[in-house]
RNA sequence: AUUCGAUAAGGGCAAACCCGUCGUGAGGCGGGGACGCAAAGCCAAGGAUCUGCGUUGGUGCGACUCGCAUCCGCUUAGACAGCCUGGUCGCCGAA
Numbered sequence: 001a002u003u004c005g006a007u008a009a010g011g012g013c014a015a016a017c018c019c020g021u022c023g024u025g026a027g028g029c030g031g032g033g034a035c036g037c038a039a040a041g042c043c044a045a046g047g048a049u050c051u052g053c054g055u056u057g058g059u060g061c062g063a064c065u066c067g068c069a070u071c072c073g074c075u076u077a078g079a080c081a082g083c084c085u086g087g088u089c090g091c092c093g094a095a
Base pairs, nucleotide, nucleotide: 004093005092012037013036017032018031019030020029021028022027035082041088042087043086045085046084047083049079050078051077052076054074055073057071058070059069060068061067062066
């Protein structure tokens, strides 16, 4: 230095939930709170998942060539790093 990750040392982060706030929404931010995490630091590049607009088809309803609701698919714009892959910086040093 690179791998690796201990009943080590010093520490760090903060799930669900609650309150406030922003957003159509997924969700974000702040406070409380700890389920957990060796990158649960950062990055939206590739997937997965979720949300919004539009749309083919199906189903149901109605005031029925129209409208509403919902499901699958497609396109597109977002969310998400504590879903995975990847990139990048980093504390410590047992085996």
Molecule: c-di-GMP-I riboswitch aptamer
Organism: Planctomycetia bacterium